[in-house]
Context: one part of a larger RNA
């Protein structure tokens, strides 16, 4: 890991609803007696609960209580109960099961380790040479030097011991801490045997939250104890019906509770509901608008104020490219502006409307983490698979079909069968079921990712010039003359700059398009003529393109091959394929008198069953072979249930009923086995 066994809502008292079953204005006993193999039956009325209430009570009483009240007003007053049992829930006990980390209380531990105490043991070998002293030198004598002796020292170097800085290996180890090489200490605050001492709210620490028997921010061991878990995670057999919720308000509340809100069964009422329609109303949103409250733009008018002038420096006049209240006209704009103002929506109301409709009473619930999508909005960046209100839809609990694969996106709501038949969305070259249909468009493989900007790429409309009086595009010639216009400037000659732009011969030529020079020159263009032939040019809407256009394992941005008068892309039109959608034909179940309708489904609510053990009562089977077990084409929607054969070798069923240790695949589940 797999296989087998075991393993989770019980059980006692009380409440309450429902059902059953007796009695009924009653109902019923409890201990207890007696009885008896055990039970029942018998007796026990003390007690419960009901038959009247109302008031704090006194106390009244179909009333009563409040009051001054005969007023008003509360709570009664209309009769059905109660004992037993089953089911559901619920309190209260451990209260479906299995988990803590702690907390207390009572022992038990210093044969590890810490630190002490008592008494014993170790510590090769070498090196160094402290006091001190002995001689000898020096001194006036000390000092002091020299040589010798000497033998200190938490000295040196290095086994033995003690250690463990470093590295490698080992890391299901040889080893629940090691093993190599290397390393520190090695007379010491050393090591180290023996017995002893210190105890958990404690001891011991050269101090590390370290040690205290492989355990330590508080040992172990038994006991309160099945601690307590608003948490995880498990919770075992069938169909059938209905079927939710992620929200409101409150909460030391926020991954947990109450209530309500929305789901089930019962029971009552009996057209209430949903939509749709008539009428009639509530409102200020969406637009819209400048009347209000603000914002902000041009202009014309213009008060105050400023500046300037003139003025006996006063009054006063006159100016002003300063300022601009208000005002006219023209044009905006606002969530917190409205003179207006929709459509929805929502409330009333007539009518249809009968349905798995609506409301009332009552058992039991789940639900309080929701999620993308489309619309209306805040919030952010008009960033999020981001948040947070409305309105919706599905998912959530929902299959089938499309989308290459894809809860949430389109189509569609799966009571079972069928080698029927029509369609939805989406699609009909091949993979792969079903058109190689039409008419244009695309040349990029656009199709099959992107913007601003670009585009002499292609289609289609449209306006408009210019041309057989010869256009445009090419070639061939001209492109002159006053003049180097004038000013500036060193220079300025068509071409630095600056004004101005005439006038002549002309078939035409600008006081000059560009290119060039220091300046000049020189090339070129406008414009003109020949030559040639028939179309050429400009803006403007649009359709499908092209560039822009770089990412990390291998194409890889149609699902893949592949595909170009298409198999793309736009129109249009016929025909097929396509689902659990419908239909056609049998079953089945709910609900209803029937006709008929209706049967996805989580959490949850209800109904009906299957099966296991044992007990009663009836009835049966078995050495002519029970259970169990292996096998196999029956019979039930299903849990299951026969038969028949093999094997097994002594017990087992069926039918009513009751009764529970009663149905395991998951708890890192326990126990065994392989």
């Nucleotide at each position: 890991a797999c296989c087998g066994g075991c393993g989770a809502g019980u059980u006692a008292u009380g409440u309450u609803a429902a059902c059953a079953u007796g009695c009924g204005a009653g109902g019923u006993u409890a201990a207890g007696c007696a009885g008896a193999a055990a039970a029942a039956a018998g007796c026990g009325g003390a007690g419960c609960c009901g038959u009247a209430g109302a008031g704090a009570a006194a106390u009244c009483g179909a009333g009563u209580c409040u009051u001054a009240a005969u007023a008003g007003g509360g709570c009664g007053u209309u009769u059905a109960g109660u004992a037993u049992g089953u089911u559901g829930a619920u309190a209260u006990a451990u209260a479906c099961c299995c988990g803590a980390a702690a907390c207390c209380a009572u022992g038990u531990g210093a044969u590890c380790u810490a630190u002490u105490c008592a008494u014993g043991a170790g510590c090769a070998g070498g090196c160094u040479g402290a006091a001190g002293c002995u001689u000898g030198g020096a001194u006036a004598a000390c000092a002091c030097c020299a040589a010798g002796u000497g033998g200190a020292g938490g000295g040196c170097c290095g086994a033995a011991c003690c250690g463990u800085a470093g590295u490698a290996c080992g890391c299901u180890g040889a080893a629940a801490a090691g093993u190599g090489c290397c390393c520190g200490g090695a007379u010491g605050a050393c090591u180290u045997g023996u017995g002893a001492a210190u105890a958990g709210u404690g001891g011991a620490g050269a101090a590390a939250u370290u040690c205290c028997a492989a355990u330590c921010g508080a040992a172990c061991u038994u006991g309160g104890a099945g601690a307590u878990a608003g948490c995880u995670g498990g919770u075992u057999c069938u169909c059938c019906u209905c079927g939710a919720a992620a929200u409101a308000g409150c909460u030391u509340u926020a991954g947990g509770g109450c209530u309500a809100g929305c789901g089930u069964g019962u029971g009552a009422u009996g057209u209430u509901a949903a939509a749709c329609u008539u009428u009639g109303g509530u409102g200020g949103u969406a637009g819209a608008g400048c009347a209000c409250u603000g914002a902000a733009u041009a202009u014309g008018g213009a008060a105050u104020g400023g500046c300037c002038g003139c003025g006996c420096c006063u009054a006063g006049c006159g100016g002003u490219a300063c300022u601009g209240a208000c005002u006219a006209u023209a044009a905006u704009c606002a969530a917190a502006c409205u003179c207006c103002g929709a459509a929805u929506a929502c409330c009333a109301u007539u009518g249809u409307g009968u349905a798995u409709u609506g409301u009332c009473a009552u058992g039991c619930a789940g639900u309080c983490g929701g999620a993308a999508c489309c619309g209306g909005g805040g919030u952010g960046c008009u960033a999020a698979c981001g948040u947070c209100c409305c309105g919706g839809c599905u998912c959530g609990c929902g299959a089938g079909g499309g989308c290459a694969a894809c809860a949430a996106c389109c189509c569609a709501g799966a009571u079972c069968g069928u080698c029927g038949g029509c369609u939805a969305a989406g699609g009909u070259c091949c993979c792969a079921a079903a058109a190689u249909u039409a008419u244009g468009u695309u040349a990029a493989g656009u199709c099959a990712g992107a913007a601003a900007g670009g585009u002499u790429g292609u289609g289609a409309g449209a306006u408009u010039u210019c041309a057989u009086a010869a256009a445009c595009a090419a070639c061939u010639a001209g492109g002159a003359g006053g003049u180097u216009g004038g000013c500036u400037u060193a220079g300025a000659a068509g071409c630095a700059g600056c004004c101005a732009c005439c006038c002549u011969u002309u078939a035409a030529a600008g006081a000059g398009u560009g290119c060039g020079u220091a300046a000049u020159a020189g090339c070129u263009c406008a414009c003109u003529a020949g030559u040639c032939a028939a179309g050429a040019g400009a803006u403007c809407u649009u359709g499908c393109g092209c560039c822009a256009a770089u990412a990390a394992u291998g194409u890889a941005a149609c699902g893949g091959g592949a595909g170009u008068a298409a198999a793309a892309c736009a129109u249009a039109a016929u025909a097929c394929c396509g689902a659990a959608g419908c239909c056609a034909c049998g079953g089945g179940u709910a609900c209803g008198a029937a006709a008929g309708u209706a049967c996805g489904u989580u959490a949850g609510a209800g109904g009906a069953g299957c099966g296991u053990u044992c007990u009663u009562a009836g009835u049966g089977c078995g050495g002519c072979g029970a259970a169990g077990u292996c096998a196999g084409a029956c019979c039930g929607u299903g849990a299951g249930g026969a038969c028949u054969g093999g094997u097994g070798g002594a017990g087992c069923g069926c039918u009513a009923a009751g009764a529970a240790g009663u149905g395991a695949g998951a708890a890192u589940g326990c126990c065994g086995g392989u």
Source information:
The part of an RNA shown here (large-subunit ribosomal RNA, domain II) has 674 nucleotides and comes from Mycoplasmopsis canis. The RNAcentral record of the full RNA draws on ENA. Its mean pLDDT, the model's own confidence on a scale to 100, is 85. Its Rfam family is "Bacterial large subunit ribosomal RNA".